The RNA shown here (Glycine riboswitch aptamer) has 92 nucleotides. The model forms 91% of the base pairs in the Rfam consensus. It matches the Rfam family "Glycine riboswitch aptamer". A reference for the family is Mandal et al. (2004), "A glycine-dependent riboswitch that uses cooperative binding to control gene expression", Science. Its mean pLDDT, the model's own confidence on a scale to 100, is 75. It was read from a public genome assembly, where an Rfam model found it.

């Protein structure tokens, strides 16, 4: 120096589901708020096979599950994937 992996930043790029439901308020409307019933899953939570530690008990995964938070116009936010920059590692 290029390769490859890993972690991280990022005013770069794509990024999904799922109520035009019901009272009430506020408003000229749009629309916000609040209840309530319905519904999603990719922020973040929490749960677990296999495996490992003799055991007791315990330690671990996901985009499964939950649906606690969080969302169901658009915006915003978004796991994740991609570029760009740092840092580790490996090998050459």
């Nucleotide at each position: 120096g290029g390769g490859c992996g890993c972690a991280g930043a990022u005013a770069c790029g794509g990024g999904a589901g799922a109520c035009g439901c019901u009272g009430g308020u506020u408003u000229c409307a749009c629309a916000a708020c609040u209840a309530g019933g319905g519904c999603c899953g990719a922020a973040g939570g929490a749960g677990c096979a296999a495996c490992c530690g003799c055991c007791c008990c315990g330690g671990u995964a996901a985009a499964c599950u939950c649906u606690c938070a969080g969302g169901c116009a658009a915006a915003a936010g978004g796991a994740c994937c991609g570029g760009u920059c740092u840092g580790c590692a490996c090998a050459c």